[in-house]
Context: one part of a larger RNA
RNA sequence: CUGGGCGUAAAGCGUGCGCAGGCGGUGACUCAAGUCAGAUGUGAAAUCCCCGGGCUUAACCUGGGAACUGCAUUUGAAACUAGGUCGCUAGAGUGUAGCAGAGGGGGGUAGAAUUCCACGUGUAGCAGUGAAAUGCGUAGAGAUGUGGAGGAAUACCGAUGGCGAAGGCAGCCCCCUGGGUUAACACUGACGCUCAUGCACGAAAGCGUGGGGAGCAAACAGGAUUAGAUACCCUGGUAGUCCACGCCCUAAACGAUGUCAACUAGUUGUUGGAGAAGGAGACUUCUUUAGUAACGCAGCUAACGCGUGAAGUUGACCGCCUGGGGAGUACGGUCGCAAGAUUAAAACUC
Numbered sequence: 001c002u003g004g005g006c007g008u009a010a011a012g013c014g015u016g017c018g019c020a021g022g023c024g025g026u027g028a029c030u031c032a033a034g035u036c037a038g039a040u041g042u043g044a045a046a047u048c049c050c051c052g053g054g055c056u057u058a059a060c061c062u063g064g065g066a067a068c069u070g071c072a073u074u075u076g077a078a079a080c081u082a083g084g085u086c087g088c089u090a091g092a093g094u095g096u097a098g099c100a101g102a103g104g105g106g107g108g109u110a111g112a113a114u115u116c117c118a119c120g121u122g123u124a125g126c127a128g129u130g131a132a133a134u135g136c137g138u139a140g141a142g143a144u145g146u147g148g149a150g151g152a153a154u155a156c157c158g159a160u161g162g163c164g165a166a167g168g169c170a171g172c173c174c175c176c177u178g179g180g181u182u183a184a185c186a187c188u189g190a191c192g193c194u195c196a197u198g199c200a201c202g203a204a205a206g207c208g209u210g211g212g213g214a215g216c217a218a219a220c221a222g223g224a225u226u227a228g229a230u231a232c233c234c235u236g237g238u239a240g241u242c243c244a245c246g247c248c249c250u251a252a253a254c255g256a257u258g259u260c261a262a263c264u265a266g267u268u269g270u271u272g273g274a275g276a277a278g279g280a281g282a283c284u285u286c287u288u289u290a291g292u293a294a295c296g297c298a299g300c301u302a303a304c305g306c307g308u309g310a311a312g313u314u315g316a317c318c319g320c321c322u323g324g325g326g327a328g329u330a331c332g333g334u335c336g337c338a339a340g341a342u343u344a345a346a347a348c349u350c
Stems, first nucleotide, its partner, number of pairs: 004321003007304002012318001014201004021194003025088006033081002035077008049065006091191001092188004096183004103177007110154001115149007125136002162169002206247006215241002220236004258317006266295013299306002323350003332343004
């Protein structure tokens, strides 16, 4: 370079935004850069190919032709691509009127429960387990009643439900704020898609500074179990879990399925919206649209399975793979306070 691939065999970046780059709707005119045709010049000779000739043949030598797929100049063509000009509305966007939502940030507040503290009642156990023991308790525990403190999380509703780009998001109220979707019309007029480098976000754990600390609980201590038990079980328990600010940047970050667009049988459920018909109403039925699920035709697939939300049929752009181990390691670079992250080999071996 070419080819074949990426749900589970190796392979979709964790997710988005987006410069360069690549690609790009529709009508007319224009231009002639790409493109196509003709002509001219050139493309040394030898070589290669074709037809002949010369050594007894061949190799070899030699004559002619073709070729040299190229480049330049010039004359034309104008479908397509690029450029220019003027338009269009089917892509994209804006406005108007609605709608749903645990989307995000900040503030406030509520009830249940656990724990602790104080006081009252009350007496010998409580707790725990397979069974126990460590532990707590006559200095009055556990139980029960009243009052208080404090932290964290929000039962039921709750769902195969909703929202978000992903990570993720759940009591209730208020403030600020992003996105989505529906209906009919108006407006802009290709403003679009994708995206190397870049930028932003990114669970949990971990790190720094300062708070907070109820419950839970790495480490740790003790009790058991056991041949042993640095575990599983039990009693305790510190970081941490929570908050503010700053880092870290990784996950089975999964739909193990990149984003966007078009096309290709249906059936059933459910969430949000719109319209129509019926009904006194509750509501039911039909149509349509945006999601979210279960099946399923064609087709695809090694099979499993996927199947209008495709893994079907196509197009645009990006990322990635190329036998197992060595190894996501070493070295070097970049980033980080560190932990480490990222980029990423080879020898050797099967």
Small-subunit ribosomal RNA, central domain from a metagenome, 350 nucleotides, folded computationally.
The coordinates come from a structure-prediction model, not an experiment, and the mean pLDDT is 90.